[in-house]
Molecule: TPP riboswitch aptamer (THI element)
Organism: Phycisphaerales bacterium
RNA sequence: CGCAUUCGCACGGGGCGGCCGCCCAACGCGGCCUGAGAAGCACCCGUUGAACCUGACCCGGUUCGCACCGGCGGAGGGAAUGCGACCAUCGGCGACC
Numbered sequence: 001c002g003c004a005u006u007c008g009c010a011c012g013g014g015g016c017g018g019c020c021g022c023c024c025a026a027c028g029c030g031g032c033c034u035g036a037g038a039a040g041c042a043c044c045c046g047u048u049g050a051a052c053c054u055g056a057c058c059c060g061g062u063u064c065g066c067a068c069c070g071g072c073g074g075a076g077g078g079a080a081u082g083c084g085a086c087c088a089u090c091g092g093c094g095a096c097c
Stems, first nucleotide, its partner, number of pairs: 001094003006085005011046004016040001017033006052077003058071004
C1' cells in the first nucleotide's frame, strides 16, 4: 500500500437426518435430540473453496436412535462472483521499502 474482515443488494452453489406419540393404514400432525440450518421469501457457502458431494449400506466411540463425536481428510470433486457502504483500533493474507 492492497486485499480480507463487518454490513447491504444482486447472481451462483448446498443440505434438510434420527427417535417417540397420534391415525386401522396412508397422507399428515405434534413433541424431543444435535446443529448455522432438519423445507425456511430462512440458514450456510462462493476457489484464501470441510458450504456440500463421492468414498459410505465405510471404520472406532456414543446413544432410545441418528454424520451425535472422531477417523477417513497433507483423498478426490465442488459454485471461479459483482457492486456499494463502513473503513477508529487490534488481529489475518500478500506485495514493496